[in-house]
Context: one part of a larger RNA
RNA sequence: UGGUGUUGAAGGAACUAGGCAAAUUGCCCUCGUAACUUCGGAAGAAGAGGGCCCGGCCUUUGCGCAAGCAUCGACCGGGGGCACAUAGCAGGGGGUGGCGACUGUUUACUAAAAACACAGGGCGCUGCGAAAUCCAAAGAUGACGUAUAGCGUCUGACGCCUGCCCGGUGCUGGAAGGUUAAGAGGAGAUGUGAAAGCGUCGAAUCGAAGCCCCAGUAAACGGCGGCCGUAACUAUAACGGUCCUAAGGUAGCGAAAUUCCUUGUCGGGUAAGUUCCGACCUGCACGAAAGGCGUAACGACUUCCCCACUGUCUCCAACACCAGCUCA
Numbered sequence: 001u002g003g004u005g006u007u008g009a010a011g012g013a014a015c016u017a018g019g020c021a022a023a024u025u026g027c028c029c030u031c032g033u034a035a036c037u038u039c040g041g042a043a044g045a046a047g048a049g050g051g052c053c054c055g056g057c058c059u060u061u062g063c064g065c066a067a068g069c070a071u072c073g074a075c076c077g078g079g080g081g082c083a084c085a086u087a088g089c090a091g092g093g094g095g096u097g098g099c100g101a102c103u104g105u106u107u108a109c110u111a112a113a114a115a116c117a118c119a120g121g122g123c124g125c126u127g128c129g130a131a132a133u134c135c136a137a138a139g140a141u142g143a144c145g146u147a148u149a150g151c152g153u154c155u156g157a158c159g160c161c162u163g164c165c166c167g168g169u170g171c172u173g174g175a176a177g178g179u180u181a182a183g184a185g186g187a188g189a190u191g192u193g194a195a196a197g198c199g200u201c202g203a204a205u206c207g208a209a210g211c212c213c214c215a216g217u218a219a220a221c222g223g224c225g226g227c228c229g230u231a232a233c234u235a236u237a238a239c240g241g242u243c244c245u246a247a248g249g250u251a252g253c254g255a256a257a258u259u260c261c262u263u264g265u266c267g268g269g270u271a272a273g274u275u276c277c278g279a280c281c282u283g284c285a286c287g288a289a290a291g292g293c294g295u296a297a298c299g300a301c302u303u304c305c306c307c308a309c310u311g312u313c314u315c316c317a318a319c320a321c322c323a324g325c326u327c328a
C1' cells in the first nucleotide's frame, strides 16, 4: 500500500449517474391495519406491546378410587443483568408515475428486460388420398386426428371500445368484350420439275390461363389535406368561401419510452428542482388489433419523493487476519 472483516465523536445521502455498497429490519404471541379492488386481495400493510427467573391464586386436558402426577391458559406480586426471539439462523418500510396483465422464457461465456411466450380476440385456408410441410420419387408428418379439427397470420388477461377511405398494391369473385402462345386453318405467293409431284413462305378465321375490364374486400399491404374571411374592446372563430382528394384523423390520449423549438407555460413538492407529479394543447412527427384509453394483483424492470438506517460522504481513524514491501 492492497484485500477481507470489526468499530467509530458530531452530522445523517451533504456521496454519487443512481443510497452503488453497507447499515437498519428479521422469530413467535397479542392488539391493530389505509387508499384502491376483478371482492380473491392489497396484508406480514403500516404501527404498538410482550418474551428470562421466582412465588401466589384461579384454570384446561389426560391418568387415578383418592392423595396426586403430567399438562393448557389467564391474572397478581417479586428478582437479577448493559443487554431475556441474549449466539447463529432470520422481511427495512411507505407513497407516486411509466411499461408489461399475471406464473413462465431468453442472448451457455458482457444484455433477464418494457423483448419472447401466454390464456383470450380476429382474419384467412382446409370436406379428408384435407390444407400445410419434408421429398427426385416412393413414402412420411398433419393424424390412427375430421371444421368444438388442423394449418398460416396479426393482436395479447380483464373493462370501455375499435371511426373514415377499395383510387394504388394484394386477394376473392365475374358464362360478356379486348389482347394473346403452341396448335388448327388455309386465301394467296414462291423454289424445282416436262408433268405428276415434292418443298418453302403465308393473309383472313378458330385457339387457354394471364393481362386489360367489371365488382367485392382494410383485425389485407396501406392512407386518413391546404388557403382566405368572419362575432358590439381585443383575442379567438361555432359560421362562410375556395382549391384538391379514394377519404381528409372520429372516440380517447397528448411537451408523452413519441415535443425539434424546450429547462414550453401554469400549479405542486424543495431554501433552491433541465428530473418527477397534476394541468394546458401550439400533436416539428399520438391515435384505434404494427390496436386506442383505463386497470386491482404481480415485477432481481424503470422514474421521482418520504420515513428508518447508516463511514456513501463532511474526513478520515483505529484494530484483526491475509498478501505485498524492507531486513535477517
Base pairs, nucleotide, nucleotide: 001323002322003321004320005319006318007317008316010314011313014312019309027051028050029049030048031047036041038157052079053078054077055076056075058073061070062069063068080084092307093306094305095304097302098301099299100298104116105115120155121154122153123152124151125150126149132141133140134139158294159293160292161291163224164223165222168221169220170217171216172215173214174213177212178211179210183206184205188201189200190199191198192197225243226242227241228240229239252286253283264280265279266278267277268276